[in-house]
Context: one part of a larger RNA
C1' cells in the first nucleotide's frame, strides 16, 4: 500500500424463552422462505472414526461462538441365508519343463491367479445415545453328522447304492420392436374407521381432518410360452466303456393338439399374529419425565397404472451376436450294507459391516460455485424424469 478489496452464490430471515462472564451466530418454540428426478432416501468407489455421548474454549472456523467435521476422554460396527473367501471361469498376468536371448530378461505348454459375469439357502416387524435382512420376537430356507419310526432293496455277484479329474445334455448369451397378462405406485372416487365442530359473515352438515396395511416360505398350478412325445431294434462316431448323445430302421401317438418342460401374478395357509390413525399415564414436586410405557379402531370396492415382473418371452432384422463351474444323465470304477419319507437333537469358518457418500468427510493446496458410477424418487397442471406448486425428507448457503 490500508484498516483499503475480500470475508466464497440475491433461498431470508424474524420474534420469544433457555443457557451462560460474555449471545445476530448455540439450544428451544412460534413464524417466515428455499429445494423437492433433490438441495430427498439407499449404495459403489474413495475416505478411515469424521459416528455417539460427556467435558472443553489455546489454536483450526474467513466475523462471533457457551457450538464444531475442532481438543481431551469413555463408547459404539455383532451374519449359515447381505458382499467376498473356504466355488467357477473372461480379458489380461503369472508361469514347473520348453524355446530365444551376450545379461538383468523375452515368449510361452500343462496348471494357476484374476468380476465388472456364471452359481449360491431369510423374510415380516421391534429395539436404542451410537449396529441391525447381523441383537431381538415370529414365521421359515440350506448344507452336513447323529439316533428313533415306517417304507424298499441287497449281501459274493444276477450285486443294493454310491459314482467320476472322463462322454453327452444343459447352463449359453445380440441389436431394434410392438403386443399381451400382472404387481408396485397412485386417485379431489365410493364405502369403512377414528378425531373435530373453537366464534365468527356463516357450520352437526351432502361438513372438516386423518387412516383404510403387511413378507419370504409352504401348498394349489392360473394368464401365458416353448419343444412333437413314447416305446422296440440296430449302430463302426463321442480318443476307454456306455442303457448316455448322435445316427439308421420299424411301432404307437400327436400335429384343432397330445406328452413334457418352463412361467408371473391370483387364491389359501403363514396371520388367535405384525402394524395402525388415534387416545394416552405412572414414579420426585411444578417445569419434565414423554407423546414414552400402556391400550388400539377401520383395515373393503372402483378406477388409473408402470421404464417393474412373466420375459434368456414373441416379432423382425443383420454385423450372426463369452468361458468354466454348477445341475441332469451316462458308464468306468468303488462296494456290504444302503437308499428314500418324514421326527427329534446338533454342527455351521475366515474377512467387511460405525459414519460421509452431488460432499464441510471423496477427487480439486482451503468447511473451494468445479468434478464423482448405479438404484427408488410420491401429489395436481403435463406428452414428459420439461417447467411451476407441493408430500415425505432436508435446508436458509459461518460475517
Nucleotide at each position: 500500500g490500508a484498516g483499503u478489496a475480500a470475508c466464497g452464490a440475491u433461498a431470508a430471515g424474524a420474534c420469544a424463552g433457555g443457557u451462560g462472564a460474555g449471545a445476530a451466530u448455540c439450544c428451544u418454540g412460534u413464524u417466515c422462505g428455499c429445494c423437492g428426478c433433490a438441495a430427498g432416501c439407499c449404495u459403489a468407489a474413495g475416505g478411515u472414526u469424521u459416528c455417539c455421548u460427556g467435558a472443553g474454549g489455546a489454536a483450526g472456523g474467513u466475523u462471533c461462538g457457551u457450538c464444531c467435521g475442532c481438543u481431551c476422554a469413555g463408547g459404539g460396527u455383532a451374519a449359515g441365508c447381505c458382499g467376498g473367501g473356504a466355488c467357477c471361469u473372461a480379458a489380461g498376468c503369472c508361469g514347473a519343463g520348453g524355446c530365444c536371448g551376450g545379461a538383468u530378461g523375452g515368449c510361452g505348454u500343462a496348471g494357476g491367479c484374476g468380476a465388472u459375469g456364471g452359481a449360491u439357502a431369510a423374510c415380516u416387524g421391534g429395539u436404542g445415545g451410537a449396529g441391525a435382512u447381523u441383537c431381538c420376537a415370529g414365521u421359515g430356507c440350506c448344507a452336513c453328522c447323529u439316533u428313533a419310526a415306517g417304507g424298499c432293496c441287497g449281501u459274493u455277484a444276477u450285486g443294493a447304492g454310491c459314482g467320476a479329474u472322463g462322454g453327452g445334455g444343459u447352463g449359453a448369451c445380440g441389436c431394434a420392436g410392438g403386443a399381451g397378462g400382472g404387481u408396485a405406485g397412485g386417485c379431489g372416487c365410493a364405502g369403512c374407521g377414528c378425531a373435530c365442530c373453537g366464534u365468527u359473515g356463516g357450520u352437526u352438515g351432502u361438513g372438516u381432518g386423518c387412516g383404510u396395511c403387511c413378507a419370504a416360505g409352504c401348498g394349489u398350478g392360473u394368464a401365458g410360452g416353448g419343444a412333437g412325445a413314447g416305446c422296440c431294434g440296430g449302430u463302426a462316431g463321442g480318443c476307454a466303456a456306455a442303457u448316455c448323445c448322435g445316427c439308421c430302421g420299424g411301432c404307437u401317438u400327436g400335429u384343432u393338439a397330445a406328452u413334457c418342460c418352463c412361467g408371473a401374478g391370483g387364491c389359501g395357509c403363514g396371520a388367535u399374529g405384525g402394524g395402525g390413525a388415534g387416545c394416552g399415564a405412572a414414579a420426585a414436586u411444578a417445569u419434565g419425565u414423554a407423546g414414552u410405557a400402556g391400550c388400539g379402531a377401520a383395515c373393503u370396492g372402483g378406477c388409473c397404472g408402470a421404464u417393474c415382473c412373466c420375459a434368456u418371452a414373441c416379432u423382425g432384422c443383420c454385423g450372426a451376436g463369452a468361458a468354466a463351474a454348477g445341475c441332469c444323465u451316462c458308464u468306468a470304477g468303488c462296494c456290504a450294507g444302503g437308499c428314500c419319507u418324514g421326527a427329534a437333537g446338533g454342527u455351521g469358518c475366515c474377512c467387511g459391516u460405525a459414519c460421509c457418500g452431488u460432499a464441510a468427510a471423496c477427487c480439486g493446496a482451503c468447511a473451494c460455485a468445479g468434478g464423482u458410477a448405479g438404484g427408488c424418487g410420491g401429489g395436481g397442471a403435463g406428452a414428459g424424469u420439461a417447467u411451476c406448486c407441493u408430500c415425505a425428507g432436508g435446508c436458509g448457503c459461518g460475517c

This is a predicted structure of a 399-nucleotide part of an RNA (large-subunit ribosomal RNA, domain III) from a Dethiobacteria bacterium. Its Rfam family is "Bacterial large subunit ribosomal RNA". The full RNA is in RNAcentral, with records from ENA. The organism belongs to Dethiobacteria, within Bacteria.